A computed fold for a 77-nucleotide RNA from a Pseudomonadota bacterium, annotated as c-di-GMP-I riboswitch aptamer.
The sequence was found by an Rfam model in a public genome assembly.
[in-house]
RNA sequence: CAAAGAUAAAGCCAAACCAGUCGACAGACUGGCACGGAAAGCCACGGAUCUUUAAAUGAGAUAGCCGGGUUGCCUUG
Numbered sequence: 001c002a003a004a005g006a007u008a009a010a011g012c013c014a015a016a017c018c019a020g021u022c023g024a025c026a027g028a029c030u031g032g033c034a035c036g037g038a039a040a041g042c043c044a045c046g047g048a049u050c051u052u053u054a055a056a057u058g059a060g061a062u063a064g065c066c067g068g069g070u071u072g073c074c075u076u077g
Base pairs, nucleotide, nucleotide: 003076004075005074012037013036017032018031019030020029021028022027035064041070042069043068045067046066047065048062049061050060051059052058
């Protein structure tokens, strides 16, 4: 530098639910909890799904839906 992996060690994140707050909504944030995760770190670029608008080639959400991009810990070869 690059590949593979989660056996070991040290760690990390946090589904659903509950309490509070924000939002028209999907949903987000904080705390508790722990379904799970080798990037469940970040990015809305492509697809998909969801919300909203009378409709729209509009506006938003989901990165823990898939793909892609990018950064990173440990071990092995």